The RNA shown here (SAM riboswitch aptamer (S box leader)) has 115 nucleotides and comes from Fictibacillus terranigra.
The sequence was found by an Rfam model in a public genome assembly.
The source organism's lineage runs through Bacteria, Bacillati, Bacilli, Fictibacillaceae and Fictibacillus.
The coordinates come from a structure-prediction model, not an experiment, and the mean pLDDT is 80.
It matches the Rfam family "SAM riboswitch aptamer (S box leader)". Rfam links the family to the GO term regulation of gene expression.

[in-house]
RNA sequence: CUCUUAUUAAGAGCAGGUGGAGGGAAUUAGCCCUAUGAAGCCCGGCAACCAUUCAUGCUGAAUAGCCAGCAUGAAAACGGUGCUAAAUCUAACAGCGAAAGCUGAGAGAUGAGAG
Repeated sequence: CUCUUAUUAAGAGCAGGUGGAGGGAAUUAGCCCUAUGAAGCCCGGCAACCAUUCAUGCUGAAUAGCCAGCAUGAAAACGGUGCUAAAUCUAACAGCGAAAGCUGAGAGAUGAGAG
């Protein structure tokens, strides 16, 4: 970088430190946040995807056990990530609708797996 798959309306510091002017992925349009201090970094916090532990079930030719794999549920938060304004801030494409709007797609983000 590409592909597959799951999630994407919950949660987390309106006086923590540092830092100094931008930020909300990109384009356009809007709407917001910001010197009552943006981004970034550190600390704190949130969640529980992977990993971990436990239980149950199934499979692995052959009773039970052991072991391994898979599925489901639970626990904890030491490890690998992630996240910590507003739905992924909203719209853009398609369908429905008189409209408000609704549904889906696309794009993006994050995890896990594969190349």